[in-house]
């Protein structure tokens, strides 16, 4: 730097420009990377009629993204829908071409709106990010390697 993989919606193509790289030179082809422009595509919000539902105040509004919720014990002067420690747990994710079993490994957060949003057709708004990692064991069948 390239490759290959994983979380996660966070990718793919055509085009343009710039730069790397395919042992070395050339030429061709083709890749990768970073910025543009068009698409495609994938997520998530807000929003009727019907349906559903009481709502707000005070302790301690209330909603959204997400698997990330609940529960016990201990402690932080007392108190807590509060902090922090353990264990546990709804629920999630992996384990190396794809599957399938077997058995193993983790996670179980964070952050946003701001006093306001059940569902929701037409409609309208927003995002295509960040973090990380290089091989547990077995069987089947596929599949692949730039040219001059």
């Nucleotide at each position: 730097u390239a490759c290959c993989g994983c979380c996660g919606a966070a990718u793919c193509a055509u085009u343009c420009a710039g730069c790397c790289g395919a042992g070395c030179u050339c030429c061709u082809u083709c890749g990768g990377c970073u910025g543009g422009c068009u698409g495609a595509a994938c997520c998530g919000g807000g929003g009727a009629c019907c349906c559903a539902u009481g709502u707000u105040c005070c302790c301690u509004g209330g909603g959204g993204u997400g698997a990330a919720u609940u529960c016990g014990c201990g402690u932080c002067g007392a108190c807590c829908c509060g902090g922090c420690g353990c264990g546990a747990u709804a629920g999630c994710g992996c384990g190396a071409u794809c599957u399938u079993c077997c058995c193993g490994c983790g996670c179980g957060a964070a952050c946003c709106c701001g006093u306001c949003a059940g569902c929701u057709a037409a409609c309208c708004c927003g995002g295509u990010a960040g973090g990380c990692g290089g091989u547990g064991g077995a069987g089947c069948g596929a599949c692949g390697c730039a040219g001059g």
A computed fold for a 148-nucleotide RNA from Allocatelliglobosispora scoriae, annotated as c-di-AMP riboswitch aptamer (ydaO/yuaA leader). Of the family's consensus pairs, 92% are formed in the model. Model confidence (mean pLDDT): 76 of 100. The source organism's lineage runs through Bacteria, Actinomycetota, Actinomycetes, Micromonosporales and Allocatelliglobosispora. It matches the Rfam family "c-di-AMP riboswitch aptamer (ydaO/yuaA leader)". Rfam links the family to the GO terms cyclic-di-AMP binding and regulation of gene expression. The RNAcentral record of the sequence draws on Rfam.